Model confidence (mean pLDDT): 80 of 100. This is a predicted structure of a 74-nucleotide RNA (transfer RNA) from a Patescibacteria group bacterium. Rfam family: tRNA. The family's RNA type in Rfam is transfer RNA. It was read from a public genome assembly.
RNA sequence: GGAUGAUUAGCUCAGUUGGUUAGAGCACUACAUUCACACUGUAGGGGUCAGUGGUUCGAGUCCACUAUUAUCCA
Numbered sequence: 001g002g003a004u005g006a007u008u009a010g011c012u013c014a015g016u017u018g019g020u021u022a023g024a025g026c027a028c029u030a031c032a033u034u035c036a037c038a039c040u041g042u043a044g045g046g047g048u049c050a051g052u053g054g055u056u057c058g059a060g061u062c063c064a065c066u067a068u069u070a071u072c073c074a
Base pairs, nucleotide, nucleotide: 001073002072003071004070005069006068007067010026011025012024013023019057028044029043030042031041032040050066051065052064053063054062
């Protein structure tokens, strides 16, 4: 330098053919339980879906570029 993949909550990840509230597990907070801790149960908080622009009535999803990262080729 070239090709391909990935980027969604603090972490690991889903998200169907573009469609009607953006989710799960773990973690965190409060309460219940306990002498206390843990476990367990209930409830809750937390997201500019990496960034910019475009297509569309409508984008996490499609397109272009940028950034970071992984693999391969030279």